[in-house]
């Protein structure tokens, strides 16, 4: 240095929280009071970034837009996870990383620089012409040289004026064909000089797969004011306790009263489970493995301004430092001192990514 496994301190005692349940005492029954039992955060409970469960709305079916995914083959409820492999990259190795279909359907882009950034193209340079020599002109050439992330295979030999798959051989790159492998893919033999830049986390095509909102989803119960229906009604309030009296409001456009209904607050469920895609097995069986299947255990926070904490003592680990002590070195044991003991906090449930983090171990 890689890779993987664990780990989240432990015991006491003392004070306090939350849910559940009990037992006194009060009580008509509760509720409040005084006790007991039992249960109480993580490995990531976080980001909310992927997939499901549950819920409600929409829904014949099919098809368009739209979106996610995208090497092969398994696993799962699913999935962008996960196992196992192929293939390309990287790294001295252990090992890492990979949106890893399609560029030969089209269409659009490639900034400086460069002669050209794509139906090629020719700055310098070489080589031939023209001329006595340069300079310059035509004309070949694409090996050398420069640009640039990228220039129309690569090395060789041959061959030519110079050169060039022209020609050869070997690698590459196509096509065919045989063998292995479920397969992606691998390796083998023949054919063809030999199609053609990159770019699809640019539009695009394929191919698979998606209804849409989300526990503030939904469901139920359900005041007090103000509407709303329906009955019934001539009186009703108020002033001094009662009667006159007086006031106010009303008598079919209805005061008052009763009943019913729909919403709002609150509240109850959902919601945490004797039942599940649950937890635990060093347990048996398939499988390389993710995982499936069988046995066997156990039942495991549930709050809503939001419990799960404080103190003290004792000891575990980790790292300083002294000192003593075994050993070729780095180092080991052993005492005593001081410090540290993380990240972080359920909130509808579950499966995963990814971040944050402390210490141990084990294999390379």
């Nucleotide at each position: 240095g890689u890779g993987g496994a664990g780990u989240a301190g432990g015991c006491g005692g003392c004070c306090g929280c939350g849910g559940c349940u009990u037992g006194c005492a009060c009580u008509a029954g509760c509720a409040c009071g005084c006790g007991g039992g039992u249960c109480g955060a993580g490995g990531a409970a976080a980001g909310u970034c992927c997939g499901g469960a549950c819920u409600c709305c929409a829904u014949a079916g099919a098809g368009c837009a739209g979106g996610a995914u995208g090497c092969u083959g398994g696993a799962u409820a699913a999935c962008a996870u996960c196992c196992a492999g192929g293939c390309a990259g990287g790294g001295u190795g252990a090992c890492c990383u990979g949106a890893c279909g399609g560029a030969g359907a089209g269409u659009g882009c490639c900034a400086c620089a460069g002669a050209a950034a794509a139906c090629a193209u020719a700055c310098c340079g070489c080589c031939g012409g023209c001329u006595g020599c340069u300079u310059g002109c035509c004309g070949g050439u694409a090996a050398g040289g420069g640009u640039g992330a990228a220039a129309a295979g690569g090395u060789g030999c041959g061959g030519u004026a110079a050169g060039a798959g022209c020609g050869c051989a070997c690698c590459g790159c196509g096509c065919g064909u045989c063998c292995g492998g479920c397969g992606a893919c691998g390796g083998g033999c023949g054919c063809g000089g030999c199609a053609g830049g990159g770019u699809a986390a640019a539009c695009c095509c394929c191919a698979u797969c998606c209804g849409g909102a989300g526990c503030a989803a939904a469901a139920c119960c359900a005041a007090a004011u103000a509407g709303g229906g329906g009955a019934g009604a001539a009186g009703a309030g108020g002033u001094u306790g009662c009667u006159c009296g007086c006031c106010u409001c009303g008598u079919u456009c209805g005061a008052c009263u009763c009943c019913c209904g729909g919403g709002u607050a609150g509240g109850u469920u959902g919601c945490a489970c004797c039942a599940g895609a649950g937890c635990g097995g060093a347990c048996a069986g398939a499988g390389u493995a993710a995982u499936c299947u069988g046995c066997c255990g156990c039942c495991c926070a549930g709050a809503u301004g939001a419990a799960u904490g404080g103190c003290c003592g004792c000891u575990g680990c980790u790292c300083u430092c002294a000192c003593c002590u075994c050993a070729g070195a780095g180092g080991g044991g052993g005492u005593g001192a001081a410090a540290g003991u993380a990240c972080a906090g359920a909130a509808u449930c579950c499966g995963g990514c990814u971040u944050a983090u402390u210490c141990u171990c084990c294999a390379c």
About this RNA: A computed fold for a 364-nucleotide RNA from a soil metagenome, annotated as Bacterial RNase P class A. The sequence is in RNAcentral, with records from MGnify.